[in-house]
Context: one part of a larger RNA
RNA sequence: AGUAGUUUAAGGAACUCGGCAAAACAGCUGGGCGUAAUUUCGAGAGAUGCCCUUCUCUUGGUGUGUUUACACAUUGAGAGACGCAGUGAAUGUCGUGGGAUUGACUGUUUACCAAAAACACAGGUCCGUGCAAACUCGUAAGAGGAAGUAUACGGGCUGAAGCCUGCCCAGUGCCGGAAGGUUAACUGCGAGGGUGUACUCUGAUUUAUCAGGGUAUGCUUUCAAUGGAAGCCCCGGUGAACGGCAGCAGUAACUAUAACUGUUCUAUGGUAGCGAAGUUCCUUGUCGCUUAAUUGGCGACCCGCACGAAAGGUUUAACAAGUCCCACACUGUCUUGAACUACUACUCG
Numbered sequence: 001a002g003u004a005g006u007u008u009a010a011g012g013a014a015c016u017c018g019g020c021a022a023a024a025c026a027g028c029u030g031g032g033c034g035u036a037a038u039u040u041c042g043a044g045a046g047a048u049g050c051c052c053u054u055c056u057c058u059u060g061g062u063g064u065g066u067u068u069a070c071a072c073a074u075u076g077a078g079a080g081a082c083g084c085a086g087u088g089a090a091u092g093u094c095g096u097g098g099g100a101u102u103g104a105c106u107g108u109u110u111a112c113c114a115a116a117a118a119c120a121c122a123g124g125u126c127c128g129u130g131c132a133a134a135c136u137c138g139u140a141a142g143a144g145g146a147a148g149u150a151u152a153c154g155g156g157c158u159g160a161a162g163c164c165u166g167c168c169c170a171g172u173g174c175c176g177g178a179a180g181g182u183u184a185a186c187u188g189c190g191a192g193g194g195u196g197u198a199c200u201c202u203g204a205u206u207u208a209u210c211a212g213g214g215u216a217u218g219c220u221u222u223c224a225a226u227g228g229a230a231g232c233c234c235c236g237g238u239g240a241a242c243g244g245c246a247g248c249a250g251u252a253a254c255u256a257u258a259a260c261u262g263u264u265c266u267a268u269g270g271u272a273g274c275g276a277a278g279u280u281c282c283u284u285g286u287c288g289c290u291u292a293a294u295u296g297g298c299g300a301c302c303c304g305c306a307c308g309a310a311a312g313g314u315u316u317a318a319c320a321a322g323u324c325c326c327a328c329a330c331u332g333u334c335u336u337g338a339a340c341u342a343c344u345a346c347u348c349g
Stems, first nucleotide, its partner, number of pairs: 001344008010335002014333001019330001030052004038043001040160001054081012082086001095328007102320002107119002123158007135144003161315004166245003171242002173238005180233003186227001190223015246264005273307001274304001285301006
């Protein structure tokens, strides 16, 4: 000096990011009394808190055994005895209260650094699906869905309950519509190029043919009118679909402010509620409470850099090894150290 413990004057969180650790509390299915706000009336609650617990004697109540007597069981009252101590040991062991935040709750999770406010959840809502269902796996056969049938099944979002969920369909998506425009393969009116065969006309001839034209009939190839669906353009609808929800001036008889007015742009300009928030840069905003003193906490204000209504808004009893703040109790966390026990390190041997 370390590790594991025991004790400690006075103070009692001054320690520290933070009461981390320790102490304290409590008593293991103890008994009696008593218990607040709030509340979804279940709870909160073992709330908080007070008292008792051993033994002896006296005297009651009740019940059972056959009545008296007596015995047993159970339940009261009074008096007394002893000790520091009466669940006298051992094992084993809820500290409590208040105010907020987030998530309703029990539950689940990063096996081995994260247990949470993350996931799930009951509930809500939207979309799809009429059964050989949608959807998923598989090349297919086939299987799951389901030995189910819209009070069912699949998918998305939200996340108990209470009060609610505003405006915008211009863009994107989805649904519906079919008049018009555009439009593929395909169709192929028609026009042209190359080339074969037969006949015929003209010309030239070495009489074998050659060149050019025409008619008929093939093969091949280029262009191409017309017709031609969905889609797109177009017309409507749709936000618990993806998403979005302005600016600048002026104005009231002190000042200040602006119910009011004007103007620009837009599809529409953020409603209710909440708000320096787990969101606030400026910021330690301002005011109040808490402290001797507070960049903290709580309650307000609203100038919301950059809250806002199922990527839900707000309130909420209960719950939480969650997070923040306060108080009581308690303590070697600290002022500030010290002593002891056990085992080490270290020195000597």